[in-house]
Context: one part of a larger RNA
RNA sequence: UGGCGGGGGCCCGCACAAGCGGUGGAGCAUGUGGUUCAAUUCGAUGCAAACUGAAGAACCUUACCAGGUCUUGACAUGCCAUGAAUCCUCCCGAAAGAGAGGAGUGCCUUCGGGAACACAGACACAGGUGGUGCAUGGCUGUCGUCAGCUCAUGCUGUAAGGUUUUGGGUUAAGUCCCACAAUGAGCAUAACCCUCAUGUUUAGUUGCCAACAUUGAGUUUGGAACCCUGAAUAGACUACCAGUGAUAAGCUGGAGGAAGGUGAGGAUGAUUUCAAGUCAUCAUGCCCCUUACACAUUGGGCGACACACAUGCUACAAUGGCUGGGACGAAGGGUCAUGACCCCACGAGGGAAAGAUAACCUCAAAAACCCAGCCUCAGUUUGGAUUGUAGGCUACAACUCACCUGCAUGAAGCCAGAAUCACUUGUAAUUGUCUGUCAUCCAUACGAUGACGAAUCCAUUCCCAAGCCUUGUACA
Numbered sequence: 001u002g003g004c005g006g007g008g009g010c011c012c013g014c015a016c017a018a019g020c021g022g023u024g025g026a027g028c029a030u031g032u033g034g035u036u037c038a039a040u041u042c043g044a045u046g047c048a049a050a051c052u053g054a055a056g057a058a059c060c061u062u063a064c065c066a067g068g069u070c071u072u073g074a075c076a077u078g079c080c081a082u083g084a085a086u087c088c089u090c091c092c093g094a095a096a097g098a099g100a101g102g103a104g105u106g107c108c109u110u111c112g113g114g115a116a117c118a119c120a121g122a123c124a125c126a127g128g129u130g131g132u133g134c135a136u137g138g139c140u141g142u143c144g145u146c147a148g149c150u151c152a153u154g155c156u157g158u159a160a161g162g163u164u165u166u167g168g169g170u171u172a173a174g175u176c177c178c179a180c181a182a183u184g185a186g187c188a189u190a191a192c193c194c195u196c197a198u199g200u201u202u203a204g205u206u207g208c209c210a211a212c213a214u215u216g217a218g219u220u221u222g223g224a225a226c227c228c229u230g231a232a233u234a235g236a237c238u239a240c241c242a243g244u245g246a247u248a249a250g251c252u253g254g255a256g257g258a259a260g261g262u263g264a265g266g267a268u269g270a271u272u273u274c275a276a277g278u279c280a281u282c283a284u285g286c287c288c289c290u291u292a293c294a295c296a297u298u299g300g301g302c303g304a305c306a307c308a309c310a311u312g313c314u315a316c317a318a319u320g321g322c323u324g325g326g327a328c329g330a331a332g333g334g335u336c337a338u339g340a341c342c343c344c345a346c347g348a349g350g351g352a353a354a355g356a357u358a359a360c361c362u363c364a365a366a367a368a369c370c371c372a373g374c375c376u377c378a379g380u381u382u383g384g385a386u387u388g389u390a391g392g393c394u395a396c397a398a399c400u401c402a403c404c405u406g407c408a409u410g411a412a413g414c415c416a417g418a419a420u421c422a423c424u425u426g427u428a429a430u431u432g433u434c435u436g437u438c439a440u441c442c443a444u445a446c447g448a449u450g451a452c453g454a455a456u457c458c459a460u461u462c463c464c465a466a467g468c469c470u471u472g473u474a475c476a
Base pairs, nucleotide, nucleotide: 001476002475003473004472005471007470008469009468010467013464015460019423021421022420023419026314027313028312029311030310031309032308033307034305035304042053043052064300065299066298067297073125077124078123079121082118083117086103087102088101089100090099092097107114108113127289128288130287131286132285136283137282138278139277140276141274148187149186150185151184152183153182154163155162156161166179167178168177169176193266194265195264196263198234199233200232201231202230203229204228208223209222210221211220237260240254241253242252243251244250303442320375321374322373323372324371325370326369332363333362334361338355342351343350344349382413387408388407389406390405391404392403430451431450432449433448434447
């Protein structure tokens, strides 16, 4: 100087407390461990692995296994020979691959040949999701959006170092003020950036409003006041008032205001720590394989199942379930796609087909909610697992192993032990909608989006984590 202390002081955080809803018990989905297997490809393992890489494993993907093949190779450059390319037929085969026959000549040309492509040959080489993340780059997690981490000069100490960075206040903040052997500066903080919340100006089509007509959609004419959309701009700064404070920084209350003390959210992550993670995104040193650890192919596997753990979904009901009727939103997607209306079907779906390259047409029905009726506390008109059967869709293909629909079946579960998690306001809880990936989809996931909408705290005794000062130390 640091680290550590069941040492001290100060301070902070959904850390505790107060409250609310969960997990842990049930069924299922998904991931992981374990076991099994020819293979169940690989990585990630306390917080910071376990709906993670994977924004989508039937084939492909695919890296794994079995079988049958191939060896200058699926891909690149260079040499030489032949043939343009390409297309069709037969045959062995599960395909890859192997064999046979036929058609066919193009473009440029200095007529030598050349370009592009195919195939044969010999070699240089290709190739490797093989190893090492403890050889690395890049990227990422974490402490932590915590308030810290340093430098120059000066002063001081023999030196390691110290001072500045400490003290008194204050702040979300090493934020700011005052004092001071220190004076300044840098990286972080803050601000600059994006979205939302208010007004003004401007622009009005596909959006908005009015009139006429039709009233079932629609069509026509007019308007720029409103809504809305796009652009520009204003606005918030403790600016104003009172109190308090040291005449400071600030704090408390108030006014005005759409918004008030960082307005809300996002992006933004200092010096470091964990030889943290990734050689399987990519790049790359070294090592290893080279008729195989490369490459193509068919089938299987990644989907197994005594069990254990994790993350979720659905429930256990009356604040509910079912039936009929009625209402309201935001964001997003659409030409290999989205697909109104109409017809068929109980339905999934099928037929035919208008519109829209989209503020125009369409996906599209928002759901909780409201009204009316039934059920009346039961393992039930709860719950929906499981199983049977009949169908539908996508795809070459749905057995291993997809999704959806109808009918039948109707498990467990009556609120959950020890323990443990999220959340402080448009938040939790409840409730639907949509994108991406995508032929289809194992999505209950991930990401986005609205609707409805609380309770409690405003305290720091304790648990946990972080910061500053101080103290002890046989630790470095």

Small-subunit ribosomal RNA, 3' major domain from Pseudotsuga menziesii, 476 nucleotides, folded computationally. The prediction has a mean pLDDT of 82. The RNAcentral record of the full RNA draws on SILVA. Its Rfam family is "Bacterial small subunit ribosomal RNA".